[in-house]
Context: one part of a larger RNA
RNA sequence: CUCUGGUGAAGGAACUAGGCAAAAUAGUACCGUAACUUCGGGAGAAGGUACGCCCCUGUCAGGUGAAGGUCCUUGCGACCGGAGCCGAGAGGGGUUGCAGUGACCAGGCCGCUGCGACUGUUUAUUAAAAACACAGCACUCUGCAAACGCGUAAGCGGACGUAUAGGGUGUGACGCCUGCCCGGUGCCGGAAGGUUAAGUGAUGGGGUCAUCUUCGGAGAAGCUCUUGAUCGAAGCCCCGGUAAACGGCGGCCGUAACUAUAACGGUCCUAAGGUAGCGAAAUUCCUUGUCGGGUAAGUUCCGACCUGCACGAAUGGCGUAACGAUGGCGGCGCUGUCUCCACCAGAGACUCA
Numbered sequence: 001c002u003c004u005g006g007u008g009a010a011g012g013a014a015c016u017a018g019g020c021a022a023a024a025u026a027g028u029a030c031c032g033u034a035a036c037u038u039c040g041g042g043a044g045a046a047g048g049u050a051c052g053c054c055c056c057u058g059u060c061a062g063g064u065g066a067a068g069g070u071c072c073u074u075g076c077g078a079c080c081g082g083a084g085c086c087g088a089g090a091g092g093g094g095u096u097g098c099a100g101u102g103a104c105c106a107g108g109c110c111g112c113u114g115c116g117a118c119u120g121u122u123u124a125u126u127a128a129a130a131a132c133a134c135a136g137c138a139c140u141c142u143g144c145a146a147a148c149g150c151g152u153a154a155g156c157g158g159a160c161g162u163a164u165a166g167g168g169u170g171u172g173a174c175g176c177c178u179g180c181c182c183g184g185u186g187c188c189g190g191a192a193g194g195u196u197a198a199g200u201g202a203u204g205g206g207g208u209c210a211u212c213u214u215c216g217g218a219g220a221a222g223c224u225c226u227u228g229a230u231c232g233a234a235g236c237c238c239c240g241g242u243a244a245a246c247g248g249c250g251g252c253c254g255u256a257a258c259u260a261u262a263a264c265g266g267u268c269c270u271a272a273g274g275u276a277g278c279g280a281a282a283u284u285c286c287u288u289g290u291c292g293g294g295u296a297a298g299u300u301c302c303g304a305c306c307u308g309c310a311c312g313a314a315u316g317g318c319g320u321a322a323c324g325a326u327g328g329c330g331g332c333g334c335u336g337u338c339u340c341c342a343c344c345a346g347a348g349a350c351u352c353a
Base pairs, nucleotide, nucleotide: 001348002347003346004345005344006343007342008341010339011338014337019334027051028050029049030048031047036041038173052095053094054093055092056091057090062086063085064084068080069079070078071077072075096100108332109331110330111329112328113327114326115324116323120132121131136171137170138169139168140167141166142165148157149156150155174319175318176317177316179249180248181247184246185245186242187241188240189239190238193237194236195235199231204226205225206224207223208222211218212217250268251267252266253265254264277311278308289305290304291303292302293301
């Protein structure tokens, strides 16, 4: 010096990214206990008091239940009876130590706030969380040989279930709510018109050659190569619906008798121009915005403001008691975290043997 324990004057978080680590709290009984609240909680809230031993009340409460007695249905019976033994807890008095839950064991507490309702689940081996799940809510599919899934199939699951059922998707307790847009994409419905596949094979053209011939050529039938008229469903185009389907939710200019601002007006564009609520936020670039609070001093924190670079309503919005090995901030207690280190015990390292 390293590790594991222990003690420490004065101070007490000045340490540090951060009270990390350590210290502190701790049991039982009694007293007492706030905001808030879904009336269950919060709560062991917080904060206090007592605790050993001896004597007395004490032949205490209570437990156990002998001897003996009575009765008959004579039994391992019933009913009296109370000896002896055990004896919690309480009250009063006394006594002792620095200290009586004397060791071990054994909650630190409070306040504000973000996120997630909660108990749960997860990256076996760097992440336990605000992620996943969750009851609840909604949309959608499915009438049973169901939808859907596995399988080439047989078959099986769904389900020995039957729409209060089953599958898929989103949201995520609860409370108050969930605005506008169907132009695009998707889905559902429609069928008049347009387009359109296989198939059908009209017509035209070519090859071949019976025949005809003016010997140049023409060319029936058949076979064959090719052309592709006509008729032809769904789909698409088209017409509607649908956003708790995928998604989207403007700009410029002017205007009030101080100024400032603009309830108001004009104009352009759009499918429609962001409603309620919230807002420098897990979202704010400028930004350590500005104001207030807390500190002697606060890029964090809390409360406001709104100029939202780039919140916003089930890719849910805003609240919310309880809960959390969750994130941020503050306070009390407590301490070797620190000022600033010292010493003790043990184990190493190191030197020598």
Predicted 3D model of a 353-nucleotide part of an RNA (large-subunit ribosomal RNA, domain IV) from Thiocapsa sp. C3-sup. It matches the Rfam family "Bacterial large subunit ribosomal RNA". The full RNA is in RNAcentral, with records from ENA. The coordinates come from a structure-prediction model, not an experiment, and the mean pLDDT is 89.